[in-house]
RNA sequence: GGAGUCCGACAGGUGAUCGCCGGGGUGCCGCGCGCACGCCGGAGGAAAGUCCGAACUCCAAAGGGCAGGGUGCUGGGUAACACCCAGGGGGAGUGAUCCCACGGAAAGUGGAACAGAGAGCAGACCGCCGAUCGGAGAUGCUCGCAUCUCAGGAGGCAAGGGUGAAACGGUGCGGUAAGAGCGCACCAGCGUCCCGGGUGACCGGGACGGCUCGCUAAACCCCAUCUGGAGCAAGACCGAAUAGGGGAGGAGACGUGGCCCGCGUCAUUCGACUCCCGGGUCGGUCGCAAGAGGCGUCCGGAGACGGCCGUCCCAGAUAAAUGAUCACCACGGUGGCUCAUGUCACCGACAGAAUUCGGCUUACGGCGGACUCCCGCG
Numbered sequence: 001g002g003a004g005u006c007c008g009a010c011a012g013g014u015g016a017u018c019g020c021c022g023g024g025g026u027g028c029c030g031c032g033c034g035c036a037c038g039c040c041g042g043a044g045g046a047a048a049g050u051c052c053g054a055a056c057u058c059c060a061a062a063g064g065g066c067a068g069g070g071u072g073c074u075g076g077g078u079a080a081c082a083c084c085c086a087g088g089g090g091g092a093g094u095g096a097u098c099c100c101a102c103g104g105a106a107a108g109u110g111g112a113a114c115a116g117a118g119a120g121c122a123g124a125c126c127g128c129c130g131a132u133c134g135g136a137g138a139u140g141c142u143c144g145c146a147u148c149u150c151a152g153g154a155g156g157c158a159a160g161g162g163u164g165a166a167a168c169g170g171u172g173c174g175g176u177a178a179g180a181g182c183g184c185a186c187c188a189g190c191g192u193c194c195c196g197g198g199u200g201a202c203c204g205g206g207a208c209g210g211c212u213c214g215c216u217a218a219a220c221c222c223c224a225u226c227u228g229g230a231g232c233a234a235g236a237c238c239g240a241a242u243a244g245g246g247g248a249g250g251a252g253a254c255g256u257g258g259c260c261c262g263c264g265u266c267a268u269u270c271g272a273c274u275c276c277c278g279g280g281u282c283g284g285u286c287g288c289a290a291g292a293g294g295c296g297u298c299c300g301g302a303g304a305c306g307g308c309c310g311u312c313c314c315a316g317a318u319a320a321a322u323g324a325u326c327a328c329c330a331c332g333g334u335g336g337c338u339c340a341u342g343u344c345a346c347c348g349a350c351a352g353a354a355u356u357c358g359g360c361u362u363a364c365g366g367c368g369g370a371c372u373c374c375c376g377c378g
Stems, first nucleotide, its partner, number of pairs: 001374008010365001012329007020042004025037004029032001044350001048361002051359005056231004063261004068227005073087005088102001089100004103222002108220002110216002125161002127157003132154002135150007169187006188212001190209008235286004245277005252266004293312004298307003331348007
């Protein structure tokens, strides 16, 4: 100098003027959700996607069964999690480092495009052989047999070639007509058992076995484990309105939101409930901002995190406020001028709370730190 990996903090600042939302205060009057003045607070690291996990609320403070769904190495953290930390195993990279739903395919079912002969209790295109059976020819003789040669018909084989992401272990020797775990040795893999280490996942070593049982489960499925549903338009209260009107059906309906049971409520004389016609209202308050809260010191822990103490109060709108203009300063980039310090002009990311938290993912700007690899110089 170049290329890269990981981590951290930030998200321009100050002033003036004009506004917007919320909450106190003071003053005035005609005492009203009145007017005026002044004070305090007013978006984010992702407020986003609404993908997980919870708090909270209601349905029975939620119960049984089926169905469905989530999760899936180990040990911890946490209110909880599909999150985080540490570790094991596998994979990628020269490396810093990164990625992995990482239980089961010797329970069953299914799938594998194209190519290829064959994609699973496989298969024979080229190829190899033709021992055995059959054919042709030659020779011999005891005349229907033997030997040899040829072709490669029946057939045998899977070594080699070829296809593919993947072709039923690899190497060598033996064996054979040619071959093959057909036999043997070594190696790889699998299973069972034993020893040692570790809390554990697992790691290291040994013995035996049949010789090989391929891939795919974010395919069905099996195993283990968790799981009731709906969501702040939850839900509670106040106010307004009204006739609980007319017609038809009607013994069950609703809570209940996949089904059955159970439970509860309202009905079955005065009729719950459903449909049609007609009418009224469609406002406000709470929930809703002191919380698994922020910041700081110390302590425990390898870390995620936990504990004690101190300190702070930090948006709450409802068609939705949090803005605009100007000036100065700071940082980064681009361009012009300048030998240069510098100076002038322009530009400055993604984005906008809606019950609240903890995560994940996605979008995005520059800054700082640590580390890795390569090249050059000393």

This is a predicted structure of a 378-nucleotide RNA (Bacterial RNase P class A) from a Candidatus Eiseniibacteriota bacterium. It matches the Rfam family "Bacterial RNase P class A". About the family: Ribonuclease P (RNase P) is a ubiquitous endoribonuclease, found in archaea, bacteria and eukarya as well as chloroplasts and mitochondria. It is annotated as a ribozyme. Gene Ontology terms of the family: dimeric ribonuclease P complex, tRNA processing and ribonuclease P activity. Of the family's consensus pairs, 94% are formed in the model. The gene name in the source record is rnpB. The prediction has a mean pLDDT of 77.